Two RNAs folded together computationally: RNase P RNA and transfer RNA, 409 nucleotides in total. The coordinates come from a structure-prediction model, not an experiment, and the mean pLDDT is 80. Rfam match: Bacterial RNase P class A. Gene Ontology terms of the family: ribonuclease P activity, tRNA processing and dimeric ribonuclease P complex. It is annotated as a ribozyme. About the family: Ribonuclease P (RNase P) is a ubiquitous endoribonuclease, found in archaea, bacteria and eukarya as well as chloroplasts and mitochondria.
[in-house]
RNA sequence: GAGUCGGCCGGACAGUCGCUGGGGGUAACCCUGGAGGAAAGUCCGGGCUCCAUUGGGCAGGGUGCCAGGUAACGCCUGGGGGGCGUGAGCCCACGGAAAGUGCCACAGAAAAUAUACCGCCGAUCCGUUGGACCGGUAAGGGUGAAAUGGUGCGGUAAGAGCGCACCGCGCAGAUGGCGACAUCUGUGGCAGGGCAAACCCCACCCGGAGCAAGACCGAAUAGGGGAACGUUAAGUGUGCCCACACGAGUUCCCGGGUAGGUCGCUAGAGGCGGGCGGUAACGCACGCCCAAGAUGAAUGGCUGUUCUCGACAGAACCCGGCUUAUAGGCCGACUCCU
RNA sequence: GCGAGAUAGCUCAGGCGGUCAGAGCGUCGGAUUCAUAACCCGGAGGUCGAGAGUUCGAGUCUCUCUCUCGC
Numbered sequence: 001g002a003g004u005c006g007g008c009c010g011g012a013c014a015g016u017c018g019c020u021g022g023g024g025g026u027a028a029c030c031c032u033g034g035a036g037g038a039a040a041g042u043c044c045g046g047g048c049u050c051c052a053u054u055g056g057g058c059a060g061g062g063u064g065c066c067a068g069g070u071a072a073c074g075c076c077u078g079g080g081g082g083g084c085g086u087g088a089g090c091c092c093a094c095g096g097a098a099a100g101u102g103c104c105a106c107a108g109a110a111a112a113u114a115u116a117c118c119g120c121c122g123a124u125c126c127g128u129u130g131g132a133c134c135g136g137u138a139a140g141g142g143u144g145a146a147a148u149g150g151u152g153c154g155g156u157a158a159g160a161g162c163g164c165a166c167c168g169c170g171c172a173g174a175u176g177g178c179g180a181c182a183u184c185u186g187u188g189g190c191a192g193g194g195c196a197a198a199c200c201c202c203a204c205c206c207g208g209a210g211c212a213a214g215a216c217c218g219a220a221u222a223g224g225g226g227a228a229c230g231u232u233a234a235g236u237g238u239g240c241c242c243a244c245a246c247g248a249g250u251u252c253c254c255g256g257g258u259a260g261g262u263c264g265c266u267a268g269a270g271g272c273g274g275g276c277g278g279u280a281a282c283g284c285a286c287g288c289c290c291a292a293g294a295u296g297a298a299u300g301g302c303u304g305u306u307c308u309c310g311a312c313a314g315a316a317c318c319c320g321g322c323u324u325a326u327a328g329g330c331c332g333a334c335u336c337c338u
Numbered sequence: 339g340c341g342a343g344a345u346a347g348c349u350c351a352g353g354c355g356g357u358c359a360g361a362g363c364g365u366c367g368g369a370u371u372c373a374u375a376a377c378c379c380g381g382a383g384g385u386c387g388a389g390a391g392u393u394c395g396a397g398u399c400u401c402u403c404u405c406u407c408g409c
Base pairs, nucleotide, nucleotide: 001336002335003334004333005332006331007330008329009328011306012305013304014303015302016301017300019034020033021032022031023030024029036312040323041322043321044320045319046318047317048210049209050208051207060206061205062204063203064202065079066078067077068076069075080094081092082091083090084089095201096200100199101198102195103194104193117141118140119137120136121135122134124132125131126130149167150166151165152164153163154162168190169188170187171186172185173184174183175182176181214263215262216261217260224254225253226252227251228250229249232247235246236245237244270289271288272287273286275284276283277282307310339409340408341407342406343405344404347363348362349361350360356394365381366380367379368378387403388402389401390400391399
């Protein structure tokens, strides 16, 4: 000088006037608490509440190397494998293509039971160079994103894993590891390219809705149920009469439920400190602390001093993550170059 | 707290990823008419909301963000 990783801060202090939760006071008023690292997006996971529910399966959705952490996760930690970087480090939806189905435009001979356009080689026929036709051949050319293991030597009419060596790949065994996997040995001439963020298969996980959840108290008006009084007044059961039942009215009682109010509501998988266990994520016990809780919804204005002149942005049931936004500044560890 | 969408100036298509970027209206030019409209002929007009990823290849599949609408 250039860079990588991790952590932290997010103007400070004082005065004054307001807003809002709690406490005290008869009152005036006094004391005290008052946004964030993302409160955001609502992308995951859980608590809580109601509904449904024996268990299990189907359907549907999600996750996808291994082990661990956790209340749980698509999160985190450690490890394996692959890729990028000189390096510190960073990135990876990283199960299965030999269960089956499907797709691979254009170009190209051929895009998957393989295949012969040019070229190379051989036989036959015609024949002046050469041409026709049959066969062999994937070494070379050409096409494509992708062409049937790669390089070299031998071999051959020309060629070809046809043979051999090395590399790659498949299979088997041994060793190490909890495991993913790694190493070694043997063996097979090599057998069918890609796409599963195409359908699908395999393994595992998932009931639905959400604080406008839900619980309690509870007017006015209208309506419901019960009891008593009332007594046949309209009407119905029945074509008529009697009787009976329902029905009108008054009083009392009961329950549902709307407006409204209260709870849910913030002491919790909480925070801080050092200790112990663990590589770590994290866990364990101990000590200390309490830090917004509204319902038209508060957290602001002004003045003074000072500095590096202040970004992104503001709770609405709570918590663990992820993602996105963020002026500027500080600290630590490490790498490369000179 | 939930759900849906974004493609030409406007309203909308786009199947299981491939020369597939389209239709109607509008606009421009021509023709017709004395002139205008309608009719007829022809043309232009698009980073498919933005950025990444998967794939040989993305309007389409996946993820993140932005904006709009509805309950």